[in-house]
RNA sequence: CGGAUGAAACGGCAAACCCUCCGCGAGGCGGGGACGCAAAGCUGAGGACCUCACGCAGGCAGCCCGGCUACCAAG
Numbered sequence: 001c002g003g004a005u006g007a008a009a010c011g012g013c014a015a016a017c018c019c020u021c022c023g024c025g026a027g028g029c030g031g032g033g034a035c036g037c038a039a040a041g042c043u044g045a046g047g048a049c050c051u052c053a054c055g056c057a058g059g060c061a062g063c064c065c066g067g068c069u070a071c072c073a074a075g
Base pairs, nucleotide, nucleotide: 005075012037013036017032018031019030021028022027035062041068042067043066046064047063049059050058051057052055
């Protein structure tokens, strides 16, 4: 210096639920709210699941998994 793990610290994100709006729908933006999260940051490559107006269509990254990036640092 780089990698793995991650005690501590500064902070970060935001489930369910409620409200406005959008969508045929799954669901999504915003506000409230915290179940949790060390990548719960990004990515729809692969798989699973969900939706439908059934198409090489759509949703979902807080389901698994892959890729990219990243704050702090004891041991």
The RNA shown here (c-di-GMP-I riboswitch aptamer) has 75 nucleotides and comes from Rubrobacter sp. Taxonomically the source falls in Rubrobacter (Bacteria, Bacillati, Actinomycetota, Rubrobacteria). Of the family's consensus pairs, 93% are formed in the model. The coordinates come from a structure-prediction model, not an experiment, and the mean pLDDT is 87.